[in-house]
RNA sequence: AUCAAGGUGCGUGCAUUCGCCCGGUUUACGCCGGGAGGAAAGUCCGGACACUAUAGGGUAGGAUUCCGUGUGAAAACGCGGGCGCUGGUCGUCAAGGGCCGGUGACGGAAAGUGUCACAGAAAACAAACCGCCGGGGUUCGCCCCGGUAAGGGUGAAAAGGUAGGGUAAGAGCCUACCGCGGUCCCGGUGACGGGAUCGGCAGGACAAACCCAAUCCAGUGCAAGACAAAAUAGGGAAGCGGGCGACCCGUCCUAUGCUUCCGGGUAUGUCGCACCGCCGCAAGGCGGAGUCGCUGGCGCAAGCCGACGGCUAGAGGAAUGAAUGCGACCGGUGCCGUUCGCGGUGCCGGCACAGAAUCCGGCUUACAGCACCUUGAUCUGU
Numbered sequence: 001a002u003c004a005a006g007g008u009g010c011g012u013g014c015a016u017u018c019g020c021c022c023g024g025u026u027u028a029c030g031c032c033g034g035g036a037g038g039a040a041a042g043u044c045c046g047g048a049c050a051c052u053a054u055a056g057g058g059u060a061g062g063a064u065u066c067c068g069u070g071u072g073a074a075a076a077c078g079c080g081g082g083c084g085c086u087g088g089u090c091g092u093c094a095a096g097g098g099c100c101g102g103u104g105a106c107g108g109a110a111a112g113u114g115u116c117a118c119a120g121a122a123a124a125c126a127a128a129c130c131g132c133c134g135g136g137g138u139u140c141g142c143c144c145c146g147g148u149a150a151g152g153g154u155g156a157a158a159a160g161g162u163a164g165g166g167u168a169a170g171a172g173c174c175u176a177c178c179g180c181g182g183u184c185c186c187g188g189u190g191a192c193g194g195g196a197u198c199g200g201c202a203g204g205a206c207a208a209a210c211c212c213a214a215u216c217c218a219g220u221g222c223a224a225g226a227c228a229a230a231a232u233a234g235g236g237a238a239g240c241g242g243g244c245g246a247c248c249c250g251u252c253c254u255a256u257g258c259u260u261c262c263g264g265g266u267a268u269g270u271c272g273c274a275c276c277g278c279c280g281c282a283a284g285g286c287g288g289a290g291u292c293g294c295u296g297g298c299g300c301a302a303g304c305c306g307a308c309g310g311c312u313a314g315a316g317g318a319a320u321g322a323a324u325g326c327g328a329c330c331g332g333u334g335c336c337g338u339u340c341g342c343g344g345u346g347c348c349g350g351c352a353c354a355g356a357a358u359c360c361g362g363c364u365u366a367c368a369g370c371a372c373c374u375u376g377a378u379c380u381g382u
Stems, first nucleotide, its partner, number of pairs: 001378010012327007020035006037353001041364002044362005049221004061217005066081006082106001083104008107212002112210002114206003129152002131148007160178006179201001180199008225271004235262006241253004275288005289312005295306004329350009
């Protein structure tokens, strides 16, 4: 220097015109101010908040899962360590081992159930296809019965490894060492490690399959919920007609009526609900940050320091956009220059993923391009 991996940050700027939403102002026209993200996404985990439920216990369901420690409300994350797998390197005849990294949803597969494609004889109560060995038969090609898991073959995976003994051939059948399991001792806060002894050896993989164990967890989500509240219809209570007639009875008149009041629900409105921090029971207050307007001081200027006033997306299926121009950045290409690294300039093209809906902390996923850091590989120079 190039490439790759990982991490962190940024993730188009300005101007004009035309629009969209919210707020303020105006009689109105209009004017002023504000208007998405690092993930706003997936809705996976934890909370705040609200309502409902709740003696205690259990079932169902969910979350978490090596150890120590720190931060944190919790989820989660950081640091250190242990163990497994793995890369490089050192060492060795070869191993065991040392050092530097990477990686692991890393409790349990000797509680139970289940799955293991294809290939293969056999895929878990193991299993004889080839081979090897013994016996019998034979038409001499081979066939039958039995033994054998040492060798071959299949497979991701075939019931310990190496050496020796042993055997018809073999085999933990026997022995030594390694591995594995039980018990005991020692070290360590612990995960775990070391040693002794016993046992020829239970044990395939998968728990991000069911499951088991331990710890923790009430349910529903802002369409939560609180307040205000029509019209129409319906409910409850009280009261009440008009004509004929002086009045009563009676009779007629849309009497399933009319008037007043009450209460529930809905539309709708307000709040919840919006920069940050502190105080306050609350209404609210105070302080700070950014930005806009209008101004004051200093300074040659760029600019710096103030005063005053406004604003800080809030949504309701929900606005935050488009065009043009000038620039950034990236790619291609022409010309000019060059110290051959590149620089200047013209033209063309591109500029990601993505869109708030109560809020917050995480996790996961997507992302053109640029910058920086770490590690590895290659090349070049000293």